[in-house]
């Protein structure tokens, strides 16, 4: 110097890690006019009974919070696997030739 092989670099797919978003689940949540239940008190009634309804209690909306062996989307990767591509480059191995 030439040739061959393998791996990497490259591509696709799958998995995994990670970030983020949404959903679901969880907690909070009407102290300005939500819903339910409505002590007391109020109103109507001769009475029976009825009506509206504050506080309290319960529930939830918007929203907020935390976060999950959950679900999905997007991004990302000194990760893993499978398949493909290529000798352009890198690494390793082998062969040949020359000095």
């Nucleotide at each position: 110097g030439c040739c061959c092989c393998a791996g990497g670099u490259c591509c696709a797919c799958a998995g995994g890690g990670u970030u983020u978003c949404a959903g679901c689940g969880c907690g909070c949540g009407a102290a300005c006019c939500g819903c339910g239940u409505c002590a007391g008190g109020g109103c109507c009634u001769a009475a029976c009974g009825g009506c509206a309804g504050c506080a309290g209690c319960g529930c939830u909306a918007a929203g907020c919070g935390a976060u999950g062996u959950c679900u999905g989307g997007a991004g990302u990767c000194g990760c893993u696997g499978u398949g493909g591509g290529u000798c352009g480059c890198c690494u390793g191995g082998g062969g040949c030739a020359c000095u």